[in-house]
Molecule: Fluoride riboswitch aptamer (crcB RNA motif)
Organism: Streptosporangiaceae bacterium
RNA sequence: AUCUUCUCAGGCGAUGAGGCCCGCCUGAAAACUGCCGUGACGGCUAACGGCUUCUACCGUGUA
Numbered sequence: 001a002u003c004u005u006c007u008c009a010g011g012c013g014a015u016g017a018g019g020c021c022c023g024c025c026u027g028a029a030a031a032c033u034g035c036c037g038u039g040a041c042g043g044c045u046a047a048c049g050g051c052u053u054c055u056a057c058c059g060u061g062u063a
Base pairs, nucleotide, nucleotide: 008027009026010025011024012023013022016054017053018052019051020050021049034044035043036042037041
């Protein structure tokens, strides 16, 4: 100096926040950045990676 592994830490997982769990990336870059159609562009689902709580939004019913 390089590579690998472990520990620790941080970040990320298509729209917000808290808790736990899972996965991925990293020590500085990467992990990550939905789907369909299209010439131009237009359309659609969804607040989770999973569970749960809250908030926003949407639908139905009751008061």